[in-house]
RNA sequence: GGAGGUGGACGGAGGGCCGCCGGUGGGCCUUUUGGCCCGCGGGAGGAAAGUCCGGGCUCCAUUGGGCAGGGAGGUCGGUAACGCCGACCCGAGGCGACUCGAGGGAAAGCGCCACAGAAACCACACCGCCGAUGGCCGUCGAUCCCGCAGUCCCACGAGAGGGGUCCGCGGAGGAGGCACAGGCAAGGGUGAAAUCGUGGGGUAAGAGCCCACGCGCGACAGCCGGGUGACCGGCGGCGGUGCAAGCCCCUUCCGGAGCAAGCUCAAAUAGAGACGCUGCUGAGGAUGGCCCGUCCAACGCACUUCUUCAUCGCUCGUCGAUGGGUGGUGCCAGCGUCCGGGUGAGAGCGCUCGAGCGGCGCGGCAACGCGUCGCCUAGAUGAAUGGUCCUCACCGGCCUCGAGGCAACUCGAUGUCGGGACAGAACCCGGCUUAUAGUCCACUGUCGCCU
RNA sequence: GGCGGCGUAGCCAAGUGGUAAGGCAAGGGUCUGCAAAACCCUCAUCCCCGGUUCAAAUCCGGGCGCCGCCUCCA
Numbered sequence: 001g002g003a004g005g006u007g008g009a010c011g012g013a014g015g016g017c018c019g020c021c022g023g024u025g026g027g028c029c030u031u032u033u034g035g036c037c038c039g040c041g042g043g044a045g046g047a048a049a050g051u052c053c054g055g056g057c058u059c060c061a062u063u064g065g066g067c068a069g070g071g072a073g074g075u076c077g078g079u080a081a082c083g084c085c086g087a088c089c090c091g092a093g094g095c096g097a098c099u100c101g102a103g104g105g106a107a108a109g110c111g112c113c114a115c116a117g118a119a120a121c122c123a124c125a126c127c128g129c130c131g132a133u134g135g136c137c138g139u140c141g142a143u144c145c146c147g148c149a150g151u152c153c154c155a156c157g158a159g160a161g162g163g164g165u166c167c168g169c170g171g172a173g174g175a176g177g178c179a180c181a182g183g184c185a186a187g188g189g190u191g192a193a194a195u196c197g198u199g200g201g202g203u204a205a206g207a208g209c210c211c212a213c214g215c216g217c218g219a220c221a222g223c224c225g226g227g228u229g230a231c232c233g234g235c236g237g238c239g240g241u242g243c244a245a246g247c248c249c250c251u252u253c254c255g256g257a258g259c260a261a262g263c264u265c266a267a268a269u270a271g272a273g274a275c276g277c278u279g280c281u282g283a284g285g286a287u288g289g290c291c292c293g294u295c296c297a298a299c300g301c302a303c304u305u306c307u308u309c310a311u312c313g314c315u316c317g318u319c320g321a322u323g324g325g326u327g328g329u330g331c332c333a334g335c336g337u338c339c340g341g342g343u344g345a346g347a348g349c350g351c352u353c354g355a356g357c358g359g360c361g362c363g364g365c366a367a368c369g370c371g372u373c374g375c376c377u378a379g380a381u382g383a384a385u386g387g388u389c390c391u392c393a394c395c396g397g398c399c400u401c402g403a404g405g406c407a408a409c410u411c412g413a414u415g416u417c418g419g420g421a422c423a424g425a426a427c428c429c430g431g432c433u434u435a436u437a438g439u440c441c442a443c444u445g446u447c448g449c450c451u
Numbered sequence: 452g453g454c455g456g457c458g459u460a461g462c463c464a465a466g467u468g469g470u471a472a473g474g475c476a477a478g479g480g481u482c483u484g485c486a487a488a489a490c491c492c493u494c495a496u497c498c499c500c501g502g503u504u505c506a507a508a509u510c511c512g513g514g515c516g517c518c519g520c521c522u523c524c525a
């Protein structure tokens, strides 16, 4: 110097004028709420975004158990908690700095693996190899080889030719042949994936069948050593694949709703509204998918039908009274679903001091924790945080000048023109993810050149 | 602001791991003297970007767009 890697910081600065939203001090007006004037001080972000996780907070009267459902998933730590962070382990990529990983289980079970292929996971064999063993044929001469004749096919203008077949005939030769049962998985071929790879031995042919080297395996519940652990090393053992971001299994976590939560005040109005259920053998609710438990819940009135029930009465009956049971009607109360009405987007609280920010010290590899000192940093709601001008800084283009150089060009100065991203709080925090012009800093690996 | 759902051709839509059905519309062709009807053919970045898998419209993550619900009194 080139092209990199990791981590962090910033996201223009200063000022004038005019506004906007809170706070606060003073003055004036007002019965109050409040209004006006003057002064002082504050006023978007690293992501305020997406709403993807986790918590605080509030309500659901109380918040248990089980099933279902959903989330998480190497290990050990950090934390209020997490799907976040740190360190480490394992795997993959890179020469390296370093980066990436939804990283439990596929011999618990179910399912899928299209097409192709013999076969896609428990069995099988298309081409191929063998045929040791059994079978058949063969010294009564087979298979193989040669010749002749017959017959079929191809080709042809013709002639010449090529190939097949035979229970036809002849010659030569002299012991095996066939591939039926059966054995094999080496090789070919298919596929994303095919029963561990190479070499040797072995065999009828072969094969982890045996051996050497290598690769893989933790359902190999093996032994020894190291580590808190994931895991690592050694020895012995074993050798059939993938998908769980398919169902599932294992471990572990989860009550629901959300600041339009929730509470108070003000203004205005119309509930004898409809339907259904219920009034303790209880509708409905906490509860949201279900069940159980627990708890909350209207803690009714009148009239009347029937009565084989109980008690009492007498005139002793198909009687009467009271009570109970049962059903009905009406009113009352509660609940659910709907309909209708009002207000006119009202005011206040929740609301911003908080797992807060910064400095220093200590502990820890680190994430982080502890101690101490200092600081206060938006609270709007039809929703403020803006507009304009000046100077400086940064980036880019152009003119001129200067320096270097043969030149291309490089560096510097003055002037002029232009540019500055992604995007904006809405109850508050901790994270993640996504968007982002450009600038700066620290550490670090590698390559080239010079000394 | 909070919560929930959806995205397949111009339109309506099926498909939920294995070649993206079907209807309407549009374009071309056959038929016809010309048309209509009928018949045949054509038309897909499965919203976008990554990942899992041999293989993704489908499963998972992120982004984009659209739609719906939630205020007070009684």
Stems, first nucleotide, its partner, number of pairs: 001447002004444007012392007020043002023040007045422001049433002052431005057258004064292004069254005074088005089103001090101004104249002109247002111243002126188002128184003133181002135178003145171004150165005196214006215239003220236001222235005262349004271339001273338007284296003300331005306325002309323005314317001341524002356375008394419005400413005452521007461475003469505001477493005498514005

Record summary: Model confidence (mean pLDDT): 77 of 100. Predicted 3D model of RNase P RNA and transfer RNA as a complex of 525 nucleotides. Rfam match: Bacterial RNase P class A. Rfam classes the family as a ribozyme. Its family is annotated with dimeric ribonuclease P complex, ribonuclease P activity and tRNA processing in the Gene Ontology. From the family's description: Ribonuclease P (RNase P) is a ubiquitous endoribonuclease, found in archaea, bacteria and eukarya as well as chloroplasts and mitochondria.